A computed fold for a 96-nucleotide RNA from a Geobacteraceae bacterium, annotated as c-di-GMP-I riboswitch aptamer.
């Protein structure tokens, strides 16, 4: 030094929930607040999910056309999560 991870130290982070703020949303942030975490630091590169828009389908509606609601798998395209997974990167301690 690599794997690797303890009932070990020294520190850290901080779900949910509630308060206030940003945002159409997904969700961030700041505060209370700790279920959890040894990369729960950091990157959206791959997946998954989630959201907005479109576009399509499907059905109500109204109509001279146009238009308007609701739902919807896929799909485009734009966003969001690193506490879903994978992967990239940097890091602190040392029992077996």
């Nucleotide at each position: 030094c690599u794997c690797c991870g303890a009932u070990a130290a020294c520190g850290g982070c901080a779900a949910a929930a509630c308060u206030g703020g940003a945002g159409u949303a997904a969700u961030c942030c700041a505060g209370u607040g700790a279920c959890g975490c040894a990369a729960a630091g950091c990157c959206a590169c791959g997946g998954g999910u989630c959201c907005g828009u479109g576009a399509c389908g499907u059905u109500c509606u109204c109509c001279a056309a146009g238009g308007g609601g609701a739902c919807g798998a896929c799909c485009a395209c734009g966003g969001a999560u690193a506490g879903c997974c994978g992967g990239g990167u940097u890091a602190c301690c040392g029992a077996a």
The organism belongs to Geobacteraceae, within Bacteria.